Annotation: This is a predicted structure of a 675-nucleotide part of an RNA (large-subunit ribosomal RNA, domain II) from Ethanoligenens harbinense. It matches the Rfam family "Bacterial large subunit ribosomal RNA".

[in-house]
Context: one part of a larger RNA
RNA sequence: UCCGGCGAGCGUAUGAAUGCAGCAAGGUUAAGGGCCUCUGGUCCGCAGCCGAAGCGAGAGCGAGUCCGAAUAGGGCGUCAAGUUGCAUUUAUAGGGCCCGAAACCGAGUGACCUACCCAUGCUCAGGGUGAAGUGGCGGUAAAACGCCAUGGAGGCCCGAACCGACCUCCGUUGAAAAGGCGGCGGAUGAAGUGUGGGUAGCGGAGAAAUUCCAAUCGAACUCGGAGAUAGCUGGUUCUCCCCGAAAUAGCUUUAGGGCUAGCCUUGUGUUAGAUUACCGGAGGUAAAGCACUGAAUAGCCGCGGGGCCGAGAGGCUACCAAAGCUUAUCAAACUCUGAAUGCCGGAUAAUCGAUGCACAGGAGUCAGACUGCGUGAGAUAAGUUUCGCAGUCAAAAGGGAAACAGCCCAGACCCACAGCUAAGGUCCCUAAUGGAUACUAAGUGUAAAAGGAUGUGGAACUGCUUAGACAACCAGGAUGUUGGCUCAGAAGCAGCCACUCAUUCAAAGAGUGCGUAAUAGCUCACUGGUCGAGUGGUUUUGCGCCGAAAAUGUAACGGGGCUAAGUAUCCAACCGAAGCUUGGGCAGUCUUUAAGACUGGGUAGGGGAGCGUUCCAUGCGGGGUGAAGUCAGAGCGAAAGCGCUGGUGGACUGCAUGGAAGUGAGAAUGCCGGA
Repeated sequence: UCCGGCGAGCGUAUGAAUGCAGCAAGGUUAAGGGCCUCUGGUCCGCAGCCGAAGCGAGAGCGAGUCCGAAUAGGGCGUCAAGUUGCAUUUAUAGGGCCCGAAACCGAGUGACCUACCCAUGCUCAGGGUGAAGUGGCGGUAAAACGCCAUGGAGGCCCGAACCGACCUCCGUUGAAAAGGCGGCGGAUGAAGUGUGGGUAGCGGAGAAAUUCCAAUCGAACUCGGAGAUAGCUGGUUCUCCCCGAAAUAGCUUUAGGGCUAGCCUUGUGUUAGAUUACCGGAGGUAAAGCACUGAAUAGCCGCGGGGCCGAGAGGCUACCAAAGCUUAUCAAACUCUGAAUGCCGGAUAAUCGAUGCACAGGAGUCAGACUGCGUGAGAUAAGUUUCGCAGUCAAAAGGGAAACAGCCCAGACCCACAGCUAAGGUCCCUAAUGGAUACUAAGUGUAAAAGGAUGUGGAACUGCUUAGACAACCAGGAUGUUGGCUCAGAAGCAGCCACUCAUUCAAAGAGUGCGUAAUAGCUCACUGGUCGAGUGGUUUUGCGCCGAAAAUGUAACGGGGCUAAGUAUCCAACCGAAGCUUGGGCAGUCUUUAAGACUGGGUAGGGGAGCGUUCCAUGCGGGGUGAAGUCAGAGCGAAAGCGCUGGUGGACUGCAUGGAAGUGAGAAUGCCGGA
C1' cells in the first nucleotide's frame, strides 16, 4: 500500500404530533388470578388513569364564575369527542450514534533495576614519593636546631584488575530500546563489590538533577468505580423523486457552545400577497450655503492692550488687536435651503400566478468569501478591518477571461452527427471576416507617475509677407566718444550713474554675446542687395517618445507571429454555451380530466417512494434428471437491483403477503487476518 471479514441513532419508561385500527359520552385495564394445546394464548381482575364543566386564593357557586355596591364593565369558561392500541418522527431520563483523553478516586502489587540505610563477607598487579616517631653523630650550659640512618604516613603520585564516563568518529528499521574503536578520570578510599534484610505512591529515597523507586516518574504499576467526562477532532454503510437554507438580531463566565427570533421544509386552515403607473404622507442625506455654531484668509476701521515722552493732564506710535464693513473660503457631531432613490398608506388598472398570513410537526444555521457602490478605522495601505445596498460563490455545472470559488455571459431532467444566439471572438495554433474613413512607426499595441521634448495628425486665434516676409548668402553696422564716475587700467561689454543724449544716415544700442591686462579682433540688434512665397507665435486636442533597474530562462500579446493580424468610428456577415428553438422520451405540481399549462442545478436540512440482506408466520413451489454458492455471457429496469443460458459445485432453497431486525462501508493515523 492493497484484499477479505467486523465496524456507528439501539432498547426501556414517560410525553407530543401525524397516520392506521378498535370502541365511543365514553375509552382502557395494572399487579394478580383461573383455564388451556403452557417460555404462548384466552378469560377474569373496574383498583387506577384520561375524557364528559367551569370559575375562584378560598368558603363556594355552577353554563357560568371571579373582581365589584352593581342587574356596569372586564378576565377565564360555555357553544368543536374522546380514549386505547400499533407504526413513524421527535423530546426528556439514563453510557443513549460510534471510537478517543490529559486526569480523579478505591483496593492491591512492587526496592531481584535503582536511591539510601542495617548486618555479614570479599577485592584492590606492580612501581614511586618518603610525614611523624625512633637511633646515631654534630651542636647547646641544657634545649632548640642540623646531618646520616631507620621508619613507612597519606580522601599522596604513576599505572592494570575493578569502578567510572571527558572528546571525536562509527552506529541511528543499530550487533546493542544507550553499544563499539581510539584516546580519557579514579584506582587505600566519602573506594568497589557479593549475600541477607529495611524504607511504598496523599508515600519512600535523594553529596539535590524534578534525580531514582523494574526499559514507566512534577507523583510507579495492576485491577476496579468505568461505557468517567470531552461545548473538542475524526467517522457514521443501498437507490430514486419534490422543495431547499444560514453564516444575522437579542441574551449568555458568552464569543469555534447554547436559547429565542429570522431564513428552510411538511401538514391543515384561510384569502390574502408582490411589482409598475397614479394619489397622499413623514424625513434632513447628496449637493449647496454661511442665516446660527465654530474654523479660516486679505483689506478698511480701531473697543482695548503694549511701547515711548510727560510731574500730571495728556500726547505720539511703521506694535498686538475684539466688534463692525468689504472680498474669497471650510465643517460627521454647523444649516437660511435641499434633491434623486428608498420607506409608509391608499382607490383603480395592468402584470405575476400561490408567491401572503395563522396554527401544528421537523430542522439546519450563529467562522462567511470576493466584486461594485456609500461610510468609518488604517496611511483616501493591505488578498486588512467595521457597517449599509446589490450581485456571485458558498450550495452552480456550461461558455468567455491562456491557466483562475467570488469577474463577464448564462442557471445543467434525459437523448440528437438539427437550428438561432449571449459574453467573447473570426491570420495560424483554434470554430468563424470582409469593407470604408482616419490615426500610430513607438512592436506603441503587449504594465506606470511627476516632469521633459521643433515626434506627428486635427481645430482655433494672432504677427510679418510680391510696397518682397522667414532662412541663407553679399555688403554696411558709423561719429561726438575712451559718455561720466570708479579704477593700476575700465575704451559698448568688472562695477556704479543717467531726463540711455546727440550727430551723420538706407541703417547702426552710450550696445546681444565671445574676446583683451586694457586696447585690438569676431559677432548680434538694425539697414541695403541677391532670391521669390510663404513664414513666426499662442491656446487646445488625437496618437505616439523619454522618464522605465531584480533576482532559475525569453517571461508585462497564452504562443507563433503581426505595420495590421494595432488604435478610433461605422457598415455587413459569420463563429460561439448544458442559454433559446426543433424532434423524441421520463417525472412532478395544478386545472376546465383530456388535452394542456407550468416545473425538474443543489450543500446543511425537511418531505415522499422504493431496492436489497437475515429470521419468523401463512400460502404456493423448486431440488442428485443437480439446491445454495461461484465463474462467464452485448438480457431487463429510471436507480438500488432483477432475471436467463452455460460451466463449476454437490445439498439444500425460492416466490407472494404480512411481521421482526445484530439490515447495506471506502474512508474513523478504525479492529482482526492475509498478501